[in-house]
RNA sequence: GCCGGAGUGGAGGAAUCGGCAGACUCGCGGCGCUCAAAACGCCGUGCCCUUCGGGGCGUGUGGGUUCGAAUCCCACCUCCGGCACCA
Numbered sequence: 001g002c003c004g005g006a007g008u009g010g011a012g013g014a015a016u017c018g019g020c021a022g023a024c025u026c027g028c029g030g031c032g033c034u035c036a037a038a039a040c041g042c043c044g045u046g047c048c049c050u051u052c053g054g055g056g057c058g059u060g061u062g063g064g065u066u067c068g069a070a071u072c073c074c075a076c077c078u079c080c081g082g083c084a085c086c087a
Base pairs, nucleotide, nucleotide: 001083002082003081004080005079006078007077010026011025012024019067027045028044029043030042031041032040046057047056048055049054060076061075062074063073064072
């Protein structure tokens, strides 16, 4: 250099027929239980704002297509694999 795959919260990892992003598990926070803890149970947990009703943003980055994009198209970045080059 060429070809292919991947990039999503704090971690793993879903959603592919283009139609509520983050299911589920772990972690974390609060409460319960306990003499206390572990285990277990309940609630919460992407970010920002909020008059607490809700609103805005968010799937590597920047564009595009579309009523609608994590998903399709273009360019780029990073990682992984293969091939080529490397005297």
This is a predicted structure of an 87-nucleotide RNA (transfer RNA) from a Solirubrobacterales bacterium.
Rfam family: tRNA.
The organism belongs to Solirubrobacterales, within Bacteria.
The sequence was found in a public genome assembly.